[in-house]
Context: one part of a larger RNA
RNA sequence: CACCGCCCGUCACGUCAUGAAAGCUGGCAACACCUAAAGGCAGUGGGCUAACUCGCAAGAGGGGCAGCUGUUUAGGGUGGGGCUGGUGAUUGGGACGAAGUCGUAACAAGGUAGCCGUACCGGAAGGUGCGGCUGGAUCACCUCCUU
Numbered sequence: 001c002a003c004c005g006c007c008c009g010u011c012a013c014g015u016c017a018u019g020a021a022a023g024c025u026g027g028c029a030a031c032a033c034c035u036a037a038a039g040g041c042a043g044u045g046g047g048c049u050a051a052c053u054c055g056c057a058a059g060a061g062g063g064g065c066a067g068c069u070g071u072u073u074a075g076g077g078u079g080g081g082g083c084u085g086g087u088g089a090u091u092g093g094g095a096c097g098a099a100g101u102c103g104u105a106a107c108a109a110g111g112u113a114g115c116c117g118u119a120c121c122g123g124a125a126g127g128u129g130c131g132g133c134u135g136g137a138u139c140a141c142c143u144c145c146u147u
Base pairs, nucleotide, nucleotide: 003110005107008103009102011100013097014096015095016094018092019091020090023087024086025085026084027083028082031079032078033077034076035075039072040071041070042069043068044067047065048064049063052061053060054059113134114133115132116131117130118129119128120127121126
C1' cells in the first nucleotide's frame, strides 16, 4: 500500500492454560472412643526375704522383693469432621493461530449521530424503551476573544 480502507461478534477447525463437576485416590495436623508394652507414681501385698531391732533358740517385728489393682503413657485400632494435593465422563468461558462461515455493529452525519447506565428481546455483531453526556455533523441566532 490511504474507503477496493479500517473494523465487530457468533459459528467451524487446531494448540495452550484455566474455572465448575458425580465420583476415584493420596498427604497433613488434631479430636472422640476402644485397646495398651516397658518404665514412673499410688495402693495392696496371705507368697518370698542376707545386712536392722527383739530373742539362747524357734521365731516375731521392721524394711525390701515377687505378685495383684489403679493411674500415666509410646504404639495399635475404630469413627465423623477439618486443611491440602492428584485424577475425573461432561461442561463454562479465556488466549493465540495462515486462512474459513454468517452477517456489517463501530470509525465520515459510517448511511438510524455516538457513547454511558438500566430493562426486555434477538444466530451474531446488536435492536428497542427509559434516563444521562457531547468526546456529534449541518443550518440559524446569541455571547466572548483575535486580526
Predicted 3D model of a 147-nucleotide part of an RNA (small-subunit ribosomal RNA, 3' minor domain) from Chloroflexi bacterium B3_Chlor. Model confidence (mean pLDDT): 81 of 100.